[in-house]
Context: one part of a larger RNA
RNA sequence: CUCUCUCUAAGGAACUCGGCAAAAUAGCCCCGUAACUUUGGGAGAAGGGGUACCUUGAGAAAGGUUGCAAUAAUCAGGUCCAAGCGACUGUUUACCAAAAACACAGGUCUCCGCUAAGUCGUAAGACGAUGUAUGGGGGCUGACGCCUGCCCAGUGCCGGAAGGUUAAAGAAGUCGGUUUUUGCUGAUAACUGAAGCCCCGGUGAACGGCGGCCGUAACUAUAACGGUCCUAAGGUAGCGAAAUUCCUUGUCGGGUAAGUUCCGACCCGCACGAAAGGCGUAACGAUUUGGACACUGUCUCGGAGAGGGACUCG
Numbered sequence: 001c002u003c004u005c006u007c008u009a010a011g012g013a014a015c016u017c018g019g020c021a022a023a024a025u026a027g028c029c030c031c032g033u034a035a036c037u038u039u040g041g042g043a044g045a046a047g048g049g050g051u052a053c054c055u056u057g058a059g060a061a062a063g064g065u066u067g068c069a070a071u072a073a074u075c076a077g078g079u080c081c082a083a084g085c086g087a088c089u090g091u092u093u094a095c096c097a098a099a100a101a102c103a104c105a106g107g108u109c110u111c112c113g114c115u116a117a118g119u120c121g122u123a124a125g126a127c128g129a130u131g132u133a134u135g136g137g138g139g140c141u142g143a144c145g146c147c148u149g150c151c152c153a154g155u156g157c158c159g160g161a162a163g164g165u166u167a168a169a170g171a172a173g174u175c176g177g178u179u180u181u182u183g184c185u186g187a188u189a190a191c192u193g194a195a196g197c198c199c200c201g202g203u204g205a206a207c208g209g210c211g212g213c214c215g216u217a218a219c220u221a222u223a224a225c226g227g228u229c230c231u232a233a234g235g236u237a238g239c240g241a242a243a244u245u246c247c248u249u250g251u252c253g254g255g256u257a258a259g260u261u262c263c264g265a266c267c268c269g270c271a272c273g274a275a276a277g278g279c280g281u282a283a284c285g286a287u288u289u290g291g292a293c294a295c296u297g298u299c300u301c302g303g304a305g306a307g308g309g310a311c312u313c314g
Stems, first nucleotide, its partner, number of pairs: 001309008010300002014298001019295001027051005036041001038143001052065005078293007085285002090102002106141007118127003144280004149210003154207002156203005163198003169192002173188006211229005238272001239269001250266005
């Protein structure tokens, strides 16, 4: 110097990206226990008291003894408040990520009538399933509560069949070759001719999309209102500087002596928005953020000690 550990005056997070690490809490019994809530929970909430041994006693209890301290060692929850995300238990990057990612019950759309759809295979065949629409496959969403707006112009899908277009094929006719006819044969060709496409309609929990400019109220400001252009339609409810806000440390309020973070509001949403779901939500979480109490060598700022290693000698 280093590793593992023990103690440390006064202070107690001043450390640091961040209380990382450490300390603290801890068993059992009794008392007591808030908001909120899906009435199950929350909850071991929080907070407080007791705890050994001896004698008496059925017990409750009373008296007594030692110690600084009575679950005497070991073992053995730190707690609370406010938000984000995900409902939950679960799953995952074997060896840098355990999560807000995946899954999930639930919701919804769609395909499939059984030799099912779908999948694997050249095929035979197999799975689906020794199942049969309360079933099976695929997509999206993701408990629960309140909800899920407008646009079918484009793309997709579904339906339609009058017309247009359209291949092979068929084919009247016309022109050639074969000296001519019959025939054979070549070229061309009106017309007939399916799906598809064009066309007509439907469809958004299908792919997707959901405007601009100008003016206007008796202070000012703003614009319920009006005009105009464009569109398939111009973003509804709810939420909003948000895991989304560039300007931005927006502005106001709260918390601090002091707060780029945090919480509550505002709305000027660069560039939220309704199953690529919107907004809430008790419970849950080795989740993320902010705060408080307790506690401490994290720190002020170091010090002392124990045992290994390193180092020196042998």